Molecule: glmS glucosamine-6-phosphate activated ribozyme aptamer
Organism: Chloroflexota bacterium
RNA sequence: AGAGCAACCUAAGCGCCAGGUCCUUCCCAUACGGGAAGGAUGACGAGGAGGAGGUCGAUCGAACCAUUCGGCGGGUGGCCUCCCGGCUGUACAGUCGUCAUGGGCGGUACAAAUCUGGGAUGCGAGUCCCUGACAAAAUCCGUCCAGCGUGCCAGG
Numbered sequence: 001a002g003a004g005c006a007a008c009c010u011a012a013g014c015g016c017c018a019g020g021u022c023c024u025u026c027c028c029a030u031a032c033g034g035g036a037a038g039g040a041u042g043a044c045g046a047g048g049a050g051g052a053g054g055u056c057g058a059u060c061g062a063a064c065c066a067u068u069c070g071g072c073g074g075g076u077g078g079c080c081u082c083c084c085g086g087c088u089g090u091a092c093a094g095u096c097g098u099c100a101u102g103g104g105c106g107g108u109a110c111a112a113a114u115c116u117g118g119g120a121u122g123c124g125a126g127u128c129c130c131u132g133a134c135a136a137a138a139u140c141c142g143u144c145c146a147g148c149g150u151g152c153c154a155g156g
Base pairs, nucleotide, nucleotide: 014073015072016071017070019069020041021040022039023038024037025036026035027034028033044061045060046059050083051082052081053080054079055078056077084097085096086095087094088093101146102145103144104143105142106141107140115132117130118129119128120127121126
């Protein structure tokens, strides 16, 4: 470089569906209802990773006032142990997790969906796209407290 084969749009607030709910067609019944087949729905984003094991309804708010019902699988979370790593020179001990001190108080910023308006698609339940608005926590800023070592001074 060419050819062949495989996989297939590539996920971690993520995936899935067997209950429920809803739709279409058909059948029974024809007042309600029941059944079959095929479909739809089934959590909205923010944040979150040193490694291993264990354990626990794994952080935050938004919407709704509720099918965001019910469940399965997973999971970057919390806690415990060990290892590795940062800091205190090493060790010990402590503390933290690569932006590698913690806590209290105050303040600040940031989203998507629902919804509004518009569009695409499907017989339909619905699905998808564009548009406008609004969080909390972590973070960040200020301050206080605690912790940590280094230098200097004074006293013993």